[in-house]
RNA sequence: UAGACCCUGUGUAACUGGCGACGAGUGGACGAACCACAAUGGAGCAUGGGGAUAACCGGCCGGUCGCCUGGGCAAGAGCA
Numbered sequence: 001u002a003g004a005c006c007c008u009g010u011g012u013a014a015c016u017g018g019c020g021a022c023g024a025g026u027g028g029a030c031g032a033a034c035c036a037c038a039a040u041g042g043a044g045c046a047u048g049g050g051g052a053u054a055a056c057c058g059g060c061c062g063g064u065c066g067c068c069u070g071g072g073c074a075a076g077a078g079c080a
Stems, first nucleotide, its partner, number of pairs: 005051008015041001017068006025037004059073003
């Protein structure tokens, strides 16, 4: 000096499922939890600005609640 951390602007963005209720999309399929379109949410990534300087955290994401299902990102380890 930079990064790690917190707040924030911009760009980008994986994932955005099934049943019941809440104003809660349309069409099709279904021992499944998917397909297409639309809407919405959105972690993460890149970057600008500000703060902090030794801690904090032990994960985060899809409207809310309940019951389930399946992913994404981040982190760690290994291989090329």
ZMP/ZTP riboswitch aptamer (pfl RNA motif) from a Paenibacillaceae bacterium, 80 nucleotides, folded computationally. It matches the Rfam family "ZMP/ZTP riboswitch aptamer (pfl RNA motif)". On this family, see Ren et al., Structure 2015: "Global RNA Fold and Molecular Recognition for a pfl Riboswitch Bound to ZMP, a Master Regulator of One-Carbon Metabolism". Its family is annotated with one-carbon metabolic process and regulation of purine nucleotide biosynthetic process in the Gene Ontology. The source organism's lineage runs through Bacteria, Bacillati, Bacillota, Bacilli and Paenibacillaceae. Model confidence (mean pLDDT): 76 of 100. The model forms 95% of the base pairs in the Rfam consensus.